[in-house]
Context: one part of a larger RNA
Molecule: small-subunit ribosomal RNA, 3' major domain
Organism: uncultured bacterium
């Protein structure tokens, strides 16, 4: 000096506590672990591994297996010989990859060659093979926690102190007073995008208030430039005013005026380190191991196995519900190898057809929860839907292993979940439904996006984690 302490004090966090709503039970879905298996490829392991790498495993991917094949090699560079061709069609034989045959056939020239491409030969190629405890990079995690340090004087002999501690005040080492310190960097805030109000510009593919036409009807036309938008630029909020408290200070409590009020919500943004955290399977990259193979090509399997244990999730166990007809209000996104309307068939998944639309024009698209009729009346039910036979639809060479979805039948467990333990402080939590990325198909993950919209917080004693002061120590 620090770490630790079941020492102390002092402050903070959905830490607790007051609510609310799960999870642990059920059935599935998805990851693991354990078995199992020719393979079930690897990695992630308290928090901070397990819906995690995987933003998409039927081939492929793919790294595993088991077969069939190749060895300058599936790609890529040099170099030295040869060849005019390589390619493509076709047949033969095979599961494919590949092998055997045919048929076809090079460009450029300064006539030296040169390019290409193939073959033979070297030199080297290649490895998701080992070590993330040899590494770069990148992540995660204390913690968006207020901390981490510097120079330059002082003070100790000296490790170091001191600033950075102390009195207040803050979300903040945030700011204010005091001090042997005085200053400065990294970090906090601010500048950054979003959202919330209001002007200005600007009007088309959006808008329709007043004017004219015209319709069963509709911004449908003609036109307007208000108004909603959209989308650039400006204003706005600073504790500015006012009162009170405090140390005539910071600032703290209330009030006014505002669309907003004390950081206005939300984001991006992560100090100096901790975990020899995580990643050699992204990529890079030392070192070691391999080289007719730990490389490489096909083709079928496997990563979907199945007495089991577990996180993570969806569905529900009903009437604040379920049906069933009618009806009505987003936003934010996507679309030409695309979305794909209105029509026609079909019960249905869809299928035939094919207007628009490179998209503020056209299309995905129907928002749901709500609302208003009418039906169930507490039942293993009209409740809940696994499971399971059948028949189909769509993407794909191909759905047997092993997609998705539709339709008839089948209707399981489940009656609200033990000890536990989990997430939230407002447009949040519950609860509704929509998009998107991946992607030929394939979502209950995952990233958005909007509708409805709460309940509680007395207040810090305790649980947990964090700061800061000290204080004990046989640690280091």
């Nucleotide at each position: 000096u620090g770490a630790c302490g079941g020492g102390g004090a002092c402050c903070c966090g959905c830490a607790c506590a007051a609510g609310c709503g799960g999870u642990g039970g059920a059935g599935c879905a998805u990851g693991u672990g354990g078995u199992u298996c020719a393979a079930u490829u690897c990695g992630a392991c308290g928090c901070a591994a397990c819906g995690c790498g995987a933003a998409g495993a039927a081939c492929c991917u793919u790294a595993c297996c088991g077969g069939g094949g190749c060895u300058u090699g599936a790609a890529g560079u040099g170099c030295a010989g040869g060849u005019g061709a390589c390619g493509u069609c076709c047949c033969u034989g095979g599961a494919a990859a590949c092998a055997g045959g045919g048929a076809u056939u090079c460009c450029c020239u300064u006539c030296g060659g040169g390019g290409c491409a193939c073959c033979u030969g070297u030199a080297g190629a290649g490895g998701u093979g080992c070590u993330g405890c040899a590494u770069g990079g990148c992540u995660g995690u204390c913690g968006u926690c207020a901390g981490c340090u510097c120079g330059u004087g002082u003070c100790g002999u000296g490790a170091g102190a001191u600033g950075u501690u102390g009195g207040g005040u803050u979300a903040a080492g945030u700011c204010c007073c005091g001090c042997a310190a005085c200053g400065a960097g990294c970090g906090c805030a601010a500048c950054c995008c979003u959202u919330g109000c209001c002007c200005c510009u600007a009007g088309u593919u959006g808008c329709c208030a007043a004017c004219g036409g015209g319709u069963a009807a509709u911004g449908c036309c003609g036109g307007g430039a208000a108004c909603u938008c959209u989308a650039g630029g400006g204003g706005g909020a600073c504790u500015g005013c006012c009162u009170c408290g405090g140390a005539g200070a910071a600032c703290g409590g209330g009030g006014a005026g505002g669309a907003a009020g004390g950081u206005g919500g939300g984001g991006a943004u992560g100090a100096c380190g901790u975990c020899a955290a995580g990643u050699c399977c992204g990529c890079a990259u030392g070192g070691c191991c391999u080289u007719u193979a730990u490389g490489u090509c096909c083709c079928g399997g496997g990563c979907u196995a199945c007495a089991c244990a577990c996180g993570u999730g969806c569905u529900a166990c009903a009437a604040u519900g379920g049906g069933u007809c009618g009806u009505a209000c987003a936003a934010a996104g996507g679309g030409u190898u695309g979305c794909g309307a209105g029509g026609u068939c079909g019960c249905g998944a869809g299928a035939c057809g094919g207007a628009g639309c490179u998209a503020a024009u056209c299309c995905c698209a129907a928002a749901a929860a709500g609302c208003g009729g009418c039906c169930c009346u507490c039942a293993g039910u009209u409740c809940g839907g696994a499971u399971u036979g059948g028949a189909g639809u769509c993407u794909g060479c191909a759905a047997c292993u092993c997609g998705a979805c539709u339709c008839c039948a089948u209707g399981a467990a489940g009656u609200u979940g033990g000890a536990a333990u989990c997430g939230c402080u407002a447009g949040u939590a519950a609860u509704c439904g929509c998009g998107g990325a991946u992607c030929a198909g394939c979502a209950c993950g995952c990233c958005g996006c909007g509708g409805u919209g709460a309940a509680u917080a007395c207040g810090u004693u305790u649980c947990c984690g964090g700061g800061u002061c000290u204080u004990g120590u046989a640690c280091a």